This is a predicted structure of a 73-nucleotide RNA (transfer RNA) from a Patescibacteria group bacterium.
Rfam family: tRNA. By type it is a transfer RNA.

Formats: sequence, structure tokens, C1' cells
RNA sequence: GCGGCGGUAGUUCAGUUGGUAGAACGUCUCCUUGCCAUGGAGAAGGUCGCGGGUUCGAAUCCCGUCCGCCGCU
Repeated sequence: GCGGCGGUAGUUCAGUUGGUAGAACGUCUCCUUGCCAUGGAGAAGGUCGCGGGUUCGAAUCCCGUCCGCCGCU
């Protein structure tokens, strides 16, 4: 330098014919208990790596760019 895969909640990851962003774990509150743990209910938490474009509408399509891993030279 070229190619492939990946970047989404605090963490690990889903979300692929474009149509309201999700799960598990974690955090907080409440219930249960004499207290803790377990169990149950609820809540908070996201500019979907970044910048543009297409579109009525983009995590998703297109262009550029940054980072990580793998391969080739």
C1' cells in the first nucleotide's frame, strides 16, 4: 500500500429486504426478610466511531475519514 471483518447502553453483544433502538449482566428505587443473599416489580442510562450525501424517513444504502483484529504484498 491492497483486501476482509469489526466499532450500537457502564460491559458482552443482537438488530441485514430503510419505517418509533433492544437483550443479558451491571447501576438505582420499591416489595419480600429481623439484616444480608436469593427471588419479584419498576426506573435511569444511546448524537448507533466521526463528517458528508441519497431519501418523506438511514444503525441499515453511497462517499470520505479514524481506530482495532486478520490476511496479502
Model confidence (mean pLDDT): 81 of 100.